This is a predicted structure of a 475-nucleotide part of an RNA (small-subunit ribosomal RNA, 3' major domain) from Lacticaseibacillus daqingensis.
Its Rfam family is "Bacterial small subunit ribosomal RNA".
The coordinates come from a structure-prediction model, not an experiment, and the mean pLDDT is 84.
[in-house]
Context: one part of a larger RNA
RNA sequence: UGACGGGGGCCCGCACAAGCGGUGGAGCAUGUGGUUUAAUUCGAAGCAACGCGAAGAACCUUACCAGGUCUUGACAUCUUUUGACCAUCUGAGAGAUCAGAUUUUCCCUUCGGGGACAAAAUGACAGGUGGUGCAUGGUUGUCGUCAGCUCGUGUCGUGAGAUGUUGGGUUAAGUCCCGCAACGAGCGCAACCCUUAUGACUAGUUGCCAGCAUUCAGUUGGGCACUCUAGUAAGACUGCCGGUGACAAACCGGAGGAAGGUGGGGACGACGUCAAAUCAUCAUGCCCCUUAUGACCUGGGCUACACACGUGCUACAAUGGCCGGUACAACGAGUUGCUAACCCGCGAGGGUACGCUAAUCUCUUAAAGCCGGUCUCAGUUCGGACUGUAGGCUGCAACUCGCCUACACGAAGUCGGAAUCGCUAGUAAUCGCGGAUCAGCAUGCCGCGGUGAAUACGUUCCCGGGCCUUGUACA
Numbered sequence: 001u002g003a004c005g006g007g008g009g010c011c012c013g014c015a016c017a018a019g020c021g022g023u024g025g026a027g028c029a030u031g032u033g034g035u036u037u038a039a040u041u042c043g044a045a046g047c048a049a050c051g052c053g054a055a056g057a058a059c060c061u062u063a064c065c066a067g068g069u070c071u072u073g074a075c076a077u078c079u080u081u082u083g084a085c086c087a088u089c090u091g092a093g094a095g096a097u098c099a100g101a102u103u104u105u106c107c108c109u110u111c112g113g114g115g116a117c118a119a120a121a122u123g124a125c126a127g128g129u130g131g132u133g134c135a136u137g138g139u140u141g142u143c144g145u146c147a148g149c150u151c152g153u154g155u156c157g158u159g160a161g162a163u164g165u166u167g168g169g170u171u172a173a174g175u176c177c178c179g180c181a182a183c184g185a186g187c188g189c190a191a192c193c194c195u196u197a198u199g200a201c202u203a204g205u206u207g208c209c210a211g212c213a214u215u216c217a218g219u220u221g222g223g224c225a226c227u228c229u230a231g232u233a234a235g236a237c238u239g240c241c242g243g244u245g246a247c248a249a250a251c252c253g254g255a256g257g258a259a260g261g262u263g264g265g266g267a268c269g270a271c272g273u274c275a276a277a278u279c280a281u282c283a284u285g286c287c288c289c290u291u292a293u294g295a296c297c298u299g300g301g302c303u304a305c306a307c308a309c310g311u312g313c314u315a316c317a318a319u320g321g322c323c324g325g326u327a328c329a330a331c332g333a334g335u336u337g338c339u340a341a342c343c344c345g346c347g348a349g350g351g352u353a354c355g356c357u358a359a360u361c362u363c364u365u366a367a368a369g370c371c372g373g374u375c376u377c378a379g380u381u382c383g384g385a386c387u388g389u390a391g392g393c394u395g396c397a398a399c400u401c402g403c404c405u406a407c408a409c410g411a412a413g414u415c416g417g418a419a420u421c422g423c424u425a426g427u428a429a430u431c432g433c434g435g436a437u438c439a440g441c442a443u444g445c446c447g448c449g450g451u452g453a454a455u456a457c458g459u460u461c462c463c464g465g466g467c468c469u470u471g472u473a474c475a
Stems, first nucleotide, its partner, number of pairs: 001475002003472003007469007015459002019423005026314008034305002042053002064300007073125001077124002079121005087102006106115003127289002130287003136283002138278003141274001143272001148187006154163003167178003193266004198234001200232005207224003212221002237260001240254005316416001320375007332363003337356002342351003382413001387408007429451007
């Protein structure tokens, strides 16, 4: 100087407390461990691995296994020779591939040659998701959006170092004020950026409709006032008033205001810590393989299943289930696509086909809600696993191993031990909708809106953190 203390003081955080809803029990989904296996590819490991890499394993993907094959190679450059290449068909084969048939004879040219492509040969080489993240770059997690981490000059100290950065107040903040052997400065904080909340101006189609006419319908004429869209500036700064305070910073209350003291949300992550993660995104040193640890193909596996754990979905019902009627969104996506209307089908879906490269057309009826009816507390008209049959869709192909529909079947489950998680407001809870990936496949992920709470006395305690101080046989 740090680190540590079941030392002290001050302070903060859904850290506790106060509340609301869960997990832990059930069934299923998914990830992991373990076991099994020819293979169940690899990585991730307390918080910070475990619906994680994977925004989507039937083939492909694919890295694994079995079998069948290739050896200048599936891919790149150079050298030599030959020639267009491509395409179609037949046979063998699981295919890779092999054999044969048909067809074709590239472009430029100074006629020397050159260019692209294909085949063959030769060796230089290619290739490796092989090893090492404890050789590395880059990227990322975490403490933590915590308020800290440092430097120059000066001063003090033999020195390591100290001071500044401590102290009195204050703040979300090393935020600001005052004081002070310090005076300044940098990286952080804040602000500048995006979004949302308000009115104004500009603009008025594909959007809108107050008044006028018109229609089944903003459908059409007309209009741009309103809604909305998207561009521009404005607006909030403790600016104003009162009080407290040290005449300060600031805090408390109030006015005005759409919004008030950082208005809400996001992006943004200091010096560093964990030899943290990643050689399998990529790049890369060294080591290793080179008729194989490289490459191609078919089939299988990654989907196994006495079991254990994590994360979720659906429930156990009456604030509910079912049936009928009826209302109101936002974000988005679409030409290899979204698909209206109509017809067929109980339905998944099929047929036909309008429109739309989209404020125009479509996905697109939002659901919870509201109105009426029924069920009457039961393993039930709760719950839907599992299973049977019949179908639909995608795709060469749904056996291993996809999703969906109808009918039948109807399991466990009556609110969950010890323990444990999330959340402070348009939040929790609850309800549906969209998107990426994607041929097909979503209870996951990323977004969107609808309905919409309870509680916070307080900081003694648990956990994590910041500042000062004290002890130390630790570094």